[in-house]
RNA sequence: GGGCGUAUAGCUCAGGGAAAGAGCGUCCGUUUCACACGCGGAAGGUCCCAGGUUUGAAUCCUGGUACGCCCA
Numbered sequence: 001g002g003g004c005g006u007a008u009a010g011c012u013c014a015g016g017g018a019a020a021g022a023g024c025g026u027c028c029g030u031u032u033c034a035c036a037c038g039c040g041g042a043a044g045g046u047c048c049c050a051g052g053u054u055u056g057a058a059u060c061c062u063g064g065u066a067c068g069c070c071c072a
Stems, first nucleotide, its partner, number of pairs: 001071007010024004026042005048064005
């Protein structure tokens, strides 16, 4: 220098139209003498950044950034 992949909640990851979810974790309640487990509930993300297309973009397109792999 070239190619490919990844970037979404604290962590690991889903998400091909009604525009954001799960598991774990955290907090509250319930249960217990108490803790843990179980059960119920809640909080938590302007989806890496900037543009573009569209009635509508986390999703498609372009550029960039970070990380990883391959080639030279």
The RNA shown here (transfer RNA) has 72 nucleotides and comes from a Pseudomonadota bacterium. The RNAcentral record of the sequence draws on ENA. Its Rfam family is "tRNA". Rfam classes the family as a transfer RNA.